[in-house]
RNA sequence: UGAGUCGCUAAAGCGGCCGCUGCCCGGAGGGUUCUGCCCUUCGGGGAGAGGAAAGUCCGGGCUCUACAGGGCACGGUGGUGGGUAACGCCCACCGGCCGCAAGGCCAGAGCAAGUGCAGCAGAGAGUAAACCGCCGAUGGGUGUCUUCGGACGCUACAGGCAAGGGUGAAAGGGUGCGGUAAGAGCGCACCAGCGAGACGGGUGACCGUUUCGGCUUGGUAAACCUCACCGGGAGAAAGCCCACAUAGAGAGGGAUGACGCUGCCCGCGUCGUUUGACCUCCGGGUAGGGUGUUGGAAACCGCUGGCGACAGUGGUUCUAGAGGAAUGGUCGCUACUCUUCUUUUUUAGAGGAGGACAGAACCCGGCUUAUCAGUGGCUCAAGAU
RNA sequence: GGGGCGUUGGUGUAGUCCGGUCAACACAUCUGAUUGCCGAUCAGAAGAUCACGGGUUCGAAUCCCGUACGCCCCG
Numbered sequence: 001u002g003a004g005u006c007g008c009u010a011a012a013g014c015g016g017c018c019g020c021u022g023c024c025c026g027g028a029g030g031g032u033u034c035u036g037c038c039c040u041u042c043g044g045g046g047a048g049a050g051g052a053a054a055g056u057c058c059g060g061g062c063u064c065u066a067c068a069g070g071g072c073a074c075g076g077u078g079g080u081g082g083g084u085a086a087c088g089c090c091c092a093c094c095g096g097c098c099g100c101a102a103g104g105c106c107a108g109a110g111c112a113a114g115u116g117c118a119g120c121a122g123a124g125a126g127u128a129a130a131c132c133g134c135c136g137a138u139g140g141g142u143g144u145c146u147u148c149g150g151a152c153g154c155u156a157c158a159g160g161c162a163a164g165g166g167u168g169a170a171a172g173g174g175u176g177c178g179g180u181a182a183g184a185g186c187g188c189a190c191c192a193g194c195g196a197g198a199c200g201g202g203u204g205a206c207c208g209u210u211u212c213g214g215c216u217u218g219g220u221a222a223a224c225c226u227c228a229c230c231g232g233g234a235g236a237a238a239g240c241c242c243a244c245a246u247a248g249a250g251a252g253g254g255a256u257g258a259c260g261c262u263g264c265c266c267g268c269g270u271c272g273u274u275u276g277a278c279c280u281c282c283g284g285g286u287a288g289g290g291u292g293u294u295g296g297a298a299a300c301c302g303c304u305g306g307c308g309a310c311a312g313u314g315g316u317u318c319u320a321g322a323g324g325a326a327u328g329g330u331c332g333c334u335a336c337u338c339u340u341c342u343u344u345u346u347u348a349g350a351g352g353a354g355g356a357c358a359g360a361a362c363c364c365g366g367c368u369u370a371u372c373a374g375u376g377g378c379u380c381a382a383g384a385u
Numbered sequence: 386g387g388g389g390c391g392u393u394g395g396u397g398u399a400g401u402c403c404g405g406u407c408a409a410c411a412c413a414u415c416u417g418a419u420u421g422c423c424g425a426u427c428a429g430a431a432g433a434u435c436a437c438g439g440g441u442u443c444g445a446a447u448c449c450c451g452u453a454c455g456c457c458c459c460g
Stems, first nucleotide, its partner, number of pairs: 001381009012334007020048002023045010050357001054368002057366005062235004069266004074231005079093005094108001095106004109226002114224002116220002131165002133161003138158002140155006173191006192216001194213008239291004248282001250281004257271004298317008336354007386459007395412004405443001414430005436452005
């Protein structure tokens, strides 16, 4: 210098003017039974979006439902140990794969429980098979020789084989020696892999060493399934309170019934069985206010423990609460980036342009996605000293 | 605020559940035949990397995850 990789920080700053939404204080006027409360108006003070507020993909708090119970179904998760309120998140480690490396990715349990699947190609695709090929020892046919016992050939008929070729993503270990008619774990040695055991290390996943076994038990569970663990459901339009309103002897269904917030069975509770719960349809009324609701697993700065995620502890601070939805506009200066001109280059001066993604709606912890600028560590390559 | 579903030639759909030959059908388009010409009819052709990006698998429109866009429902 170039290429790459992993993090971290901020979301430009200050001031003037004009506005927007809550809160607090004070004055004036009015209402009301009062210290008080409410309404109108004026003045002052202070506060006012995010790292993702987003997607709603996970997990909780909170609320209601039997202060929710049992079983099935269904859904999710899946190496080990830890962190946490909890998680599918995070940290550390183990194993596998990719990369020269820094580093990245992994739904990473079980196909030696059962069932299923594997198109095309190919001889054969899952208790293997034989197209080309090799052999033809043995049996058959046949030729030559013969000491008449047989020997040596040929043929490729029966048959044997799976070394080599070929197909495929995948063809039932690899290399070598022996063996054979040709061959083959058929035998042996070494290596790989599988299973069982022992010893050593580690909390553990696992790692190392070693012995034995049969010579090999293939792939796929983001296929059904099995195992372990987790999950009852509904959600702030949850729920609670106040005020206001009223038209149903309406129509149909309706009893081992209905409702209890997805399905089925049990259980429990409430209501009801013709003066009829409940369901569907039709018709009518109201459609206002408060609360939940902004102080919380809170933020910042230290110290201690821990490799780390994080935990404990001390101090300081209060940090949006609207309700169809406020948080904006403009001007000036400074800083940043880009660009043009002047100056001999460094540099300095002048002018112009630009600043992303996006916006709370009960609240938190994550993940994912969108996006601007700055900065640091590490790796590789080339060059110079 | 909460929930459900979809995306396949130019258009409308099938295939997705249960993965397998170069994704099928209709209309539209183009070429030729027929006709004096057009339409209709007959014959033939082209046109899709299944919304996008990853993963699982020998193999993905189909299974899983994420993203984008669109539609529907709930007092």